[in-house]
């Protein structure tokens, strides 16, 4: 790299530096950028996946028994650490599949792609 699982309409910006392109790939559309884009950096910051803490509960082992500790779970609280983000719905639709179909109006449903996180070897 690759596989599994889970989430993906919430939510959160400033400063350097940079100098022309960004929203992931193709096509469209919509959009943002010299009132400075992407890339790099430094500070804040948001969420809570990993984590942490209480409190309850499961199985196993052991035991005279219970309870600790271990392992596995719900709630609730938090934010030290590890990641990740931080213009838009993953910005929109299109590529397989159902469904539905006069125009109109930003949630069809699943899947595939992509993200991110854990876990895996």
């Nucleotide at each position: 790299a690759a596989g599994u699982u889970a989430u993906c309409a919430a939510g959160a910006a400033a400063g350097g530096c940079g100098g022309a392109g960004g929203g992931a790939c193709u096509a469209g559309a919509c959009c943002c950028a010299a009132a400075g884009a992407a890339a790099c950096c430094u500070u804040g910051g948001c969420a809570a996946c990993c984590c942490u803490u209480u409190u309850c509960c499961c199985a196993a082992u052991c035991c005279a028994u219970a309870a600790c500790a271990g392992g596995g779970g719900a709630c609730a609280a938090g934010a030290a650490g590890g990641u990740g983000c931080u213009a838009c719905a993953u910005u929109c639709u299109a590529u397989c599949a159902c469904a539905a179909u006069u125009c109109a109006g930003g949630c069809g449903u699943g899947g595939a792609a992509g993200a991110u996180a854990a876990c895996c070897a």
Source information: SAM riboswitch aptamer (S box leader) from Maribacter polysaccharolyticus, 121 nucleotides, folded computationally. Its Rfam family is "SAM riboswitch aptamer (S box leader)". Rfam's curators write: The SAM riboswitch is found upstream of a number of genes which code for proteins involved in methionine or cysteine biosynthesis in Gram-positive bacteria. Its mean pLDDT, the model's own confidence on a scale to 100, is 79. NCBI's taxonomy places the organism under Bacteria, Pseudomonadati, Flavobacteriia, Flavobacteriaceae, Maribacter. The sequence was found by an Rfam model in a public genome assembly.